[in-house]
Context: one part of a larger RNA
RNA sequence: GGUGUAUGGGGGAUGUCUAGGUGCCGAUAGGCGAUGAAGGACGUGGUAGGCUGCGAUAAGCCUGGGUUAGGUGUCUAACAACCUUACCCCGGGAUUUCCGAAUGGGGCAACCCGUCAGGGCUGGGCAACCAGACCUUGUCAUCCAUGGUUGAAUGCAUAGACCAUGUGAAGCUAACGCAGAGAACUGAAACAUCUAAGUAUCUGCAGGAAAGGAAAUCAACCGAGACUCCGUAAGUAGCGGCGAGCGAAAGCGGAUAUAGCCCAAACCAGAGAGCUUGCUUUCUGGGGUUGUGGGCAUUGAUUAGGAGUUACAAAGGUAGCGUCAGCAGAACGGUCUGGAAAGUCCGACUAUAAAAGGUGAUAGUCCUGUAUGCGAAAGCGUUUACCCUCCGUUAUAUCAGUGUUCCAGAGUAGCGCGGAACCCGUGAAACUCCGUGUGAAGCUGUGGGGUCCACCCUCCAAGGCUAAGUACUAAUCGGCAACCGAUAGUGCAAAGUAGGGCGACCGAACGAUGAAAAGCACCCCUAUAAGGGGAGUUAAAAGUACCUGAAACCAUACACCU
Numbered sequence: 001g002g003u004g005u006a007u008g009g010g011g012g013a014u015g016u017c018u019a020g021g022u023g024c025c026g027a028u029a030g031g032c033g034a035u036g037a038a039g040g041a042c043g044u045g046g047u048a049g050g051c052u053g054c055g056a057u058a059a060g061c062c063u064g065g066g067u068u069a070g071g072u073g074u075c076u077a078a079c080a081a082c083c084u085u086a087c088c089c090c091g092g093g094a095u096u097u098c099c100g101a102a103u104g105g106g107g108c109a110a111c112c113c114g115u116c117a118g119g120g121c122u123g124g125g126c127a128a129c130c131a132g133a134c135c136u137u138g139u140c141a142u143c144c145a146u147g148g149u150u151g152a153a154u155g156c157a158u159a160g161a162c163c164a165u166g167u168g169a170a171g172c173u174a175a176c177g178c179a180g181a182g183a184a185c186u187g188a189a190a191c192a193u194c195u196a197a198g199u200a201u202c203u204g205c206a207g208g209a210a211a212g213g214a215a216a217u218c219a220a221c222c223g224a225g226a227c228u229c230c231g232u233a234a235g236u237a238g239c240g241g242c243g244a245g246c247g248a249a250a251g252c253g254g255a256u257a258u259a260g261c262c263c264a265a266a267c268c269a270g271a272g273a274g275c276u277u278g279c280u281u282u283c284u285g286g287g288g289u290u291g292u293g294g295g296c297a298u299u300g301a302u303u304a305g306g307a308g309u310u311a312c313a314a315a316g317g318u319a320g321c322g323u324c325a326g327c328a329g330a331a332c333g334g335u336c337u338g339g340a341a342a343g344u345c346c347g348a349c350u351a352u353a354a355a356a357g358g359u360g361a362u363a364g365u366c367c368u369g370u371a372u373g374c375g376a377a378a379g380c381g382u383u384u385a386c387c388c389u390c391c392g393u394u395a396u397a398u399c400a401g402u403g404u405u406c407c408a409g410a411g412u413a414g415c416g417c418g419g420a421a422c423c424c425g426u427g428a429a430a431c432u433c434c435g436u437g438u439g440a441a442g443c444u445g446u447g448g449g450g451u452c453c454a455c456c457c458u459c460c461a462a463g464g465c466u467a468a469g470u471a472c473u474a475a476u477c478g479g480c481a482a483c484c485g486a487u488a489g490u491g492c493a494a495a496g497u498a499g500g501g502c503g504a505c506c507g508a509a510c511g512a513u514g515a516a517a518a519g520c521a522c523c524c525c526u527a528u529a530a531g532g533g534g535a536g537u538u539a540a541a542a543g544u545a546c547c548u549g550a551a552a553c554c555a556u557a558c559a560c561c562u
Stems, first nucleotide, its partner, number of pairs: 001561009015547001016512002020484002022481007029473002031172002039099003042055003046079002049075003061093006070083003104113003114140001116138005121132004142169002144166007176207001177205005187194001191241001217224002228255005238246002260465003263409001267286009291443001293407002295404008305391004316387004320382004326374003332347003336343001348365002350354001356368003414438007424450001445460001447458003499506002519546001522534004
């Protein structure tokens, strides 16, 4: 020096566990904010560093309800001082420093400096009151809307200025939505059309959903009958350096569904304005809303109910129901082993409850619960009912016929040029949308049916509203899992902390004594707040470097080898 065995140290693998995560489902809620939000700073406790709560009324104040014998949050004991219809839970209210949209002005956020009005304080004064370097309460931003006053160049006016009113706006927020702007990597085995992709990203505007929506739609000579979403049609028809790739629709089957409506116009009535004095025009009310209809004129028939707050008019109350604290809730004893019984054995019981968790090992009958039943003063919600509201009740209603040809959305449709979007890359390229120029018809009318023409079929643009079915989940409640189990699962068993970076930003690690602290009184060694030996606790030292305690690595003893 090595090999082996044994005993230790060291280290924290493994096993078991879970306080935390992950995914999904259902329900609720789908917003908060100038009545000052979200998010913070600083304070606030008897002793008080962090977290939590709260705000100079500061781990709290008042009040309505619930529950209960203890309570003064937590890491975290202890002492002190207290409370006890307290503490705790739910509803309503009060207070709520400073910053922050931040809004009197400024500013390097949590700071500085003001205006005006009221109150206090101090001084003066008999008093009324006056003054002040102080304190305190309120007030004062901008834009928009509405109403008003005033008012230039410039006569009327207008711009502007000023005032009042406004629970108007602003800012925050996860995804989902609509619109505007809009890449590149990449793929094409290079690359330019193309693709990625109208994706990412930016911006605007919302809502609890949004968008869309009652046919100038499809279809095919048969017919359907708003929109949205899903399945299929179908990787089809097509598009495509016909490369890579991209990629429909009708139809059919479902979800929803007693969802459809309102204007403009013709015409009538009233009020006003203009002037060319019989016309034009404005407003209000009636009328009317569709593929043939309405108006106007005329003829005839019918008769009492219908509708409703999500559109088609619109507001409220009461009850019920739900939600926001809670309440009741069955049934077991002994023996043995053991530190401990829920285990063993013996004999019982409950079950609309044998889900689950806890209790010194494995409990239907010990505890919390579970099945089931019950419950609210106040607040909030409500697709329910009633009250209620609207229209109509002999005509200004509804339906039918005849006549008339008055009306039926114009810088629109179409067309040229330039683009976009459609499966469609300019193609024979329709249809739809945008820019630009041009520019109709008027129901004997117009659009569409994929250039275009004819026939035929079908619909009625250039105004508007509209629930449900659909999308999403930051948040709240409940549930589930052939999901993880501390190098896993979230980055975090709490942490956006410690730490890094000028900054944008990046970003960890750390779980487990025991059933219970019973956390080793007392003695001894000693260099001593360490460590050790006794003694004691405990089932066991498991001894706060604490469950189990692998390997690397280190040491001691013995044996053997060189």
Large-subunit ribosomal RNA, domain I from a marine sediment metagenome, 562 nucleotides, folded computationally. It matches the Rfam family "Bacterial large subunit ribosomal RNA". Gene Ontology terms of the family: ribosome and structural constituent of ribosome. The full RNA is in RNAcentral, with records from SILVA.